[in-house]
Notes
This is a predicted complex of two RNAs, RNase P RNA and transfer RNA, with 401 nucleotides together. Rfam match: Bacterial RNase P class A. It is annotated as a ribozyme. The coordinates come from a structure-prediction model, not an experiment, and the mean pLDDT is 76.

RNA sequence: GGAGGGAAACAGGCAGCCGCGCUACGGCGAGGAAAGUCCGAACACCGCAGGGCAGGAUGCCGGGUAACACCCGGGCGCCGUGAGGCGAUGGAAAGUGCAACAGAAAAUAUACCGCCCAAUGGGCAAGGGUGAAAUGGCGAGGUAAGAGCUCACCGCGCCCGCCGCGAGGCGGACGGCAGUGCAAACCCCAUCCGGUGCAAGACCAAGCAUGCAACCGCUCGAGGGCGGCCCGUUCGAGGUUGCGGGUAGGUCGCAAAGAGGAGUAUGGCAACAUGCUCCCAAGAUAGAUGGCUGCUUAAACAGAAUUCGGCUUAUGCUUCCCUCCUUUU
RNA sequence: AGCGGAGUAGAGCAGUGGUAGCUCGUCGGGCUCAUAACCCGGAGGUCGGAAGUUCAAUUCUUCCCUCCGCAA
Numbered sequence: 001g002g003a004g005g006g007a008a009a010c011a012g013g014c015a016g017c018c019g020c021g022c023u024a025c026g027g028c029g030a031g032g033a034a035a036g037u038c039c040g041a042a043c044a045c046c047g048c049a050g051g052g053c054a055g056g057a058u059g060c061c062g063g064g065u066a067a068c069a070c071c072c073g074g075g076c077g078c079c080g081u082g083a084g085g086c087g088a089u090g091g092a093a094a095g096u097g098c099a100a101c102a103g104a105a106a107a108u109a110u111a112c113c114g115c116c117c118a119a120u121g122g123g124c125a126a127g128g129g130u131g132a133a134a135u136g137g138c139g140a141g142g143u144a145a146g147a148g149c150u151c152a153c154c155g156c157g158c159c160c161g162c163c164g165c166g167a168g169g170c171g172g173a174c175g176g177c178a179g180u181g182c183a184a185a186c187c188c189c190a191u192c193c194g195g196u197g198c199a200a201g202a203c204c205a206a207g208c209a210u211g212c213a214a215c216c217g218c219u220c221g222a223g224g225g226c227g228g229c230c231c232g233u234u235c236g237a238g239g240u241u242g243c244g245g246g247u248a249g250g251u252c253g254c255a256a257a258g259a260g261g262a263g264u265a266u267g268g269c270a271a272c273a274u275g276c277u278c279c280c281a282a283g284a285u286a287g288a289u290g291g292c293u294g295c296u297u298a299a300a301c302a303g304a305a306u307u308c309g310g311c312u313u314a315u316g317c318u319u320c321c322c323u324c325c326u327u328u329u
Numbered sequence: 330a331g332c333g334g335a336g337u338a339g340a341g342c343a344g345u346g347g348u349a350g351c352u353c354g355u356c357g358g359g360c361u362c363a364u365a366a367c368c369c370g371g372a373g374g375u376c377g378g379a380a381g382u383u384c385a386a387u388u389c390u391u392c393c394c395u396c397c398g399c400a401a
Base pairs, nucleotide, nucleotide: 001325002324003323004322005321006320007319008318010316012296013295014294015293016292017291018290020029021028022027031301035312036311038310039309040308041307042306043197044196045195046194050231051230052229053228055193056192057191058190059189060074061073062072063071064070075089076087077086078085079084090188091187095186096185097182098181099180112128113127114124115123116122117121136154137153139151140150141149155177156175157174159172160171161170162169163168201252202251203250204249211243212242213241214240215239216238223235224234225233260279261278262277263276264275265274266273267272331399332398333397334396335395336394339353340352341351342350347384355371356370357369358368359367377393378392379391380390381389
């Protein structure tokens, strides 16, 4: 100097003028993602929210958290020269299923080319070909030619010992070995799950026609009880369907006070926990923050609608640490 | 703000892992005095986009984009 990897913080501030929304009249007024609505909750409602089935989610181990499919730290596997990154990461010997085309053959394992011999017969699965995958792999010996046929190493299975909370790791011995892959195929195993959602829900006011018709029923029970089905249980004298009419108003929920924010100390590799001190930061509903001036360095993506903890996606500048390559001293 | 559903030829729709189909439309030819109808033959497709699983993805999974609907 170039090329990469990981992380943090910021997203304008101060003052004045005009114009907006809220207000205890003191003052305050969009975000790191407010976005997607992919998860988890708080809160509200449901006289079943009880039991079960179906269904759904997670899936190596340990820890964190209110909880989570999230975060932290490890293990194993893969990618990368490396810093690092990714993983949907349990089970294929519980069972069922799939592997088109090509190829001789993809499980009813035979033999296309080929090799060998004692040659109208027999032996072979080593070599070639097809394919993503072909009777565990490579090397040596052996053989008529070959084959775990034998041996060493690797793979696989089972067992033992040591280390570790554990996932696993290291070592040893035995066995010639059930053909391979797919569970983001059905499934099996372990753990967890009631539903609907602030347009939830609560209250007030006004209003016409609490109208008409049909069906079912009135304790021998119609209909109902907030995902589906079954059991159980409970409410119940009116209920359901169709047509028609009225109303689309106001208040609360919503003073945002909390699993809250900032700083700091201790413990912990970390996520995080605990203690102390300080602070209270928009509440609209036809939906608010815009324009100008001065100083300064100010940029992209982009606007809250019950509130939080995450994930994912969009995006600008600055700083720090680490890796590789090249050149010079 | 929240909940639910879709995306395949020019249009309307099928397709539940093995390389894309139907109808209408369109182009050419035939038939007819001519048109329509009818018959024959063609063209037209990154299956909304990207990544992942698998030997292989329209289909399975995740994320993104666009469109449609619901309610007091």